[in-house]
């Protein structure tokens, strides 16, 4: 050059069309003389740019990226 697969929070992973979640972490609070552990709240993401729908993380179509495997 062809082909397939994935890209969602700091991190590792769910969600296959209708409120974006879990788990570590993080921050603040309670508990404690103090730490630590524990409770219990907040904050943070859909790879970029178009299409489709009344509505896209989910379809599609293109581009970046990374992995595999062809040559």
């Nucleotide at each position: 050059g062809c082909g397939a697969g994935a890209g969602u929070a700091g991190u590792a992973c769910a969600g296959u069309g209708g409120c974006a979640g879990u788990a570590c972490g993080u921050u603040a609070g309670c508990u404690u003389c103090c730490c630590a552990a524990g409770c219990u709240a907040a904050g943070g993401a859909u790879g970029c740019g178009g299409g489709u729908u009344c509505g896209a993380u989910u379809c599609c179509c293109g581009u970046c990226u990374c992995u595999c495997g062809c040559u």